The prediction has a mean pLDDT of 87. A computed fold for a 351-nucleotide part of an RNA from an uncultured bacterium, annotated as small-subunit ribosomal RNA, central domain. The full RNA is in RNAcentral, with records from ENA. It matches the Rfam family "Bacterial small subunit ribosomal RNA".
[in-house]
Context: one part of a larger RNA
RNA sequence: CUGGGCGUAAAGCGUCUGUAGGUUUUCAACCACGUCUGACGUGAAAUCGCGGGGCUCAACCCCGCGCCCACGUUGGAAACGAGUUGGAUAGAGUCAUUCAGAGGCAUCUGGAAUGUCGUGUGUAGGGGUAAAAUCCGUAGAUACACGAUGGAACGCCAAAAGUGAAGACAGGAUGCUAGGAAUGCACUGACACUCAGAGACGAAAGCGUGGGGAGCAAAGGGGAUUAGAUACCCCCGUAGUCCACGCCCUAAACUAUGCGAGCUCGGUGUGGGACUUUCAAUCAAGUCCCGUGCCUUAAGCUUACGCGGUAAGCUCGCCGCCUGGGAAGUACGGCCGCAAGGCUAAAACUC
Numbered sequence: 001c002u003g004g005g006c007g008u009a010a011a012g013c014g015u016c017u018g019u020a021g022g023u024u025u026u027c028a029a030c031c032a033c034g035u036c037u038g039a040c041g042u043g044a045a046a047u048c049g050c051g052g053g054g055c056u057c058a059a060c061c062c063c064g065c066g067c068c069c070a071c072g073u074u075g076g077a078a079a080c081g082a083g084u085u086g087g088a089u090a091g092a093g094u095c096a097u098u099c100a101g102a103g104g105c106a107u108c109u110g111g112a113a114u115g116u117c118g119u120g121u122g123u124a125g126g127g128g129u130a131a132a133a134u135c136c137g138u139a140g141a142u143a144c145a146c147g148a149u150g151g152a153a154c155g156c157c158a159a160a161a162g163u164g165a166a167g168a169c170a171g172g173a174u175g176c177u178a179g180g181a182a183u184g185c186a187c188u189g190a191c192a193c194u195c196a197g198a199g200a201c202g203a204a205a206g207c208g209u210g211g212g213g214a215g216c217a218a219a220g221g222g223g224a225u226u227a228g229a230u231a232c233c234c235c236c237g238u239a240g241u242c243c244a245c246g247c248c249c250u251a252a253a254c255u256a257u258g259c260g261a262g263c264u265c266g267g268u269g270u271g272g273g274a275c276u277u278u279c280a281a282u283c284a285a286g287u288c289c290c291g292u293g294c295c296u297u298a299a300g301c302u303u304a305c306g307c308g309g310u311a312a313g314c315u316c317g318c319c320g321c322c323u324g325g326g327a328a329g330u331a332c333g334g335c336c337g338c339a340a341g342g343c344u345a346a347a348a349c350u351c
Base pairs, nucleotide, nucleotide: 004322005321006320007305008304012319014201015200016199017198021194022193023192025088026087027086028085029084030083033081034080035077036076037075038074039073040072041071042070048066049065050064051063052062053061054060091191092188093187094186095184096183097182098181099180103177104176105175106174107173108172109171110154115149116148117147118146119145120144121143125136126135162169163168206247207246208245209244210243211242215241216240220236221235222234223233258318259317260316261315262314263313266295267294268293269292270291271290272289273288274287275286276285277284300307301306324351325350326349333344334343335342336341
């Protein structure tokens, strides 16, 4: 190098865009670079392989053939790959007509509830727990009513539902904006797939500056429990949680399953769309496309569990990754970061 793998044993980058590179539909012609092939030349000898011979044998030595399959020159083949030229439309894209959606950003706005404050009614408790206590309350609490204020989150609808590349996205309205599906088959004519580097996005926590702060609540204080209780339970409570801008870049970032394409029994839900059946509409039934679930007597795969047209089946293209456990996702170096730390990533030693 070849060979083996990556749902759970080691192994799919958190996700996407995309450069180089790799790979790439169909038809015809040309070319002959790769590819295949004939001839000639070269590829020293020794070594090596096979056959034979010489030292008594062997090692050793000698002879013959092979090997050194590669390069050069020249003649030919044209299936496949490359190249050139011309065409096609099934891939890809554009256009037109419809459609669905918590996709994104910004602004405005609503009600319920918690807290606080004010006023009134009212009087001795309230709260909390397994039980208590800390705590609040005669300076009038809890409860009830009315009013005010402020912040955060959006009940029912709600779903195995929907959208998004992923992270994620849910009160309502408006504006701006991105993507998707179906149908038509009008247009372009391979414009494609994947993607080392690179770039962008990326929950929560955390960081910087300035706001905001109702509830909740790391840290912290107190009460209990306990042998102790730096906990679990209770009463408080600061960062934080929220907003703006700038960082951080991690996760059981999970479907622990990379992306794209083709092929391969059935059954049953559900979201979006088109068409047909019906005189017509709703419904219903059927067919097709896109998405999202379940089932397994299918086939097949899998150590098993299980997967099974949304494959972990049968294949192709490209990328990433794995190679015994620990030391260790650590040290050192480098790059990035305000820091916290992140990315890249060993060895000695040991079993």